[in-house]
RNA sequence: GCCUCCUUAGCUCAGUUGGCUAGAGCGCGUGACUUGUAAUCUCGAGGUCGUCGGUUCGAUUCCGACAGGAGGCU
Numbered sequence: 001g002c003c004u005c006c007u008u009a010g011c012u013c014a015g016u017u018g019g020c021u022a023g024a025g026c027g028c029g030u031g032a033c034u035u036g037u038a039a040u041c042u043c044g045a046g047g048u049c050g051u052c053g054g055u056u057c058g059a060u061u062c063c064g065a066c067a068g069g070a071g072g073c074u
Stems, first nucleotide, its partner, number of pairs: 001073007010026004019057001028044002031041002050066005
């Protein structure tokens, strides 16, 4: 220098052949239970879906560039 893949909640990850309000587990907070703690259960908070553009009535999803990461070739 070139090619491929990945980037979604604090962490690990789903997800939709473009449209329901964007989800799970763990973690965090509230409450219940307990003499108390743990465990269990309930409810809740937490997201610019990497950034900037493009296409579209509509983009987390399609296209491009850039950034970061992983692998390969030279």

A computed fold for a 74-nucleotide RNA from Streptomyces noursei, annotated as transfer RNA. The source organism's lineage runs through Bacteria, Bacillati, Kitasatosporales, Streptomycetaceae and Streptomyces. Rfam family: tRNA. From the family's description: Transfer RNA (tRNA) molecules are approximately 80 nucleotides in length.